Predicted 3D model of a 269-nucleotide part of an RNA (large-subunit ribosomal RNA, domain VI) from a Myxococcales bacterium. Its mean pLDDT, the model's own confidence on a scale to 100, is 86. Taxonomically the source falls in Myxococcales (Bacteria, Pseudomonadati, Myxococcota, Myxococcia).

Context: one part of a larger RNA
RNA sequence: CGCAGGAUACUUGAGAGGAGCUAACCAUAGUACGAGAGGACCUGGUUGGACGUAUCUCUGGUGUUCCGGUUGUCCUGCCUAAGGGCAUAGCCGGGUAGCUAUAUACGGAACGGAUAACCGCUGAAAGCAUCUAAGCGGGAAGCCGGCCUCAAGAUAAGGUAUCCCUUGCUCUUCGGAGCACUGAAGACCCCUUGUAGACUACAAGGUGAUAGGCUGGGUGUGGAAGUGCAGUAAUGCAUGGAGCUAACCAGUACUAAUCGGUCGUGAGG
Numbered sequence: 001c002g003c004a005g006g007a008u009a010c011u012u013g014a015g016a017g018g019a020g021c022u023a024a025c026c027a028u029a030g031u032a033c034g035a036g037a038g039g040a041c042c043u044g045g046u047u048g049g050a051c052g053u054a055u056c057u058c059u060g061g062u063g064u065u066c067c068g069g070u071u072g073u074c075c076u077g078c079c080u081a082a083g084g085g086c087a088u089a090g091c092c093g094g095g096u097a098g099c100u101a102u103a104u105a106c107g108g109a110a111c112g113g114a115u116a117a118c119c120g121c122u123g124a125a126a127g128c129a130u131c132u133a134a135g136c137g138g139g140a141a142g143c144c145g146g147c148c149u150c151a152a153g154a155u156a157a158g159g160u161a162u163c164c165c166u167u168g169c170u171c172u173u174c175g176g177a178g179c180a181c182u183g184a185a186g187a188c189c190c191c192u193u194g195u196a197g198a199c200u201a202c203a204a205g206g207u208g209a210u211a212g213g214c215u216g217g218g219u220g221u222g223g224a225a226g227u228g229c230a231g232u233a234a235u236g237c238a239u240g241g242a243g244c245u246a247a248c249c250a251g252u253a254c255u256a257a258u259c260g261g262u263c264g265u266g267a268g269g
Base pairs, nucleotide, nucleotide: 001153005164006163007162008161009160010159011158015150016149017148018147021049022048023047024046025045026044027043033038051107052106053105054104055103059101060100061099062098066094067093068092069091070090071087072086073085074084075083076082111145112144113143118138119137120136121135165268167180168179169178170177171176181266186263187262188261189260190205192203194202210256211255212254213252214251215250216249217248220244221243226239227238228237229236230235
């Protein structure tokens, strides 16, 4: 820009893409078959491998500062206290969210249709025979559907529901034009943002939990500081599952989403 008025929401599916793998074991059955040795078709079930999709409950990884320990040095400090800086995050032990695989769940199918090779029924030409000439069946991981995803720019531009707009004057070549009034539904600007994201889009904007803060909880760390007690002391014990705790879960308008502006018209070739 189009989809012959403008919007909001939900859809149909022309078409396109993805997927399509396979093994072992058990039963049938040591049956059919076979002198024996051996050893099935068919059918049903179980467990895997590789591959793929999704997810983070579990098992783990990471988690650049969430907690703790600790070395050297410098600093703050009334301090043999307590903190802070630097040393690869100084090093080390753990670890929330997120991300993640080696973790977890699921998938290939079943089924229907038309067929290939091939197997048939009926059956002439050709009194027989013949699956074929007319006619009718069976038959594959393959083909068309079925499963998953996208999808009306599918210009053949689809469908459904709902919402909105019902002025005046003048001129006219009767198509419309000019001036004034009007400015809807809805959208955007702007702003708060995320597990969404290149940008855009998607969520929220007071009839508000969108982000931050605060409160409570969870999780992690693992027993804070101070004080008291015991010990010559290092240190230990008590107060006390202590103190601290990122991204997590809730609640709460305290802060910021202010005030406002713009577009979009007047019933539709």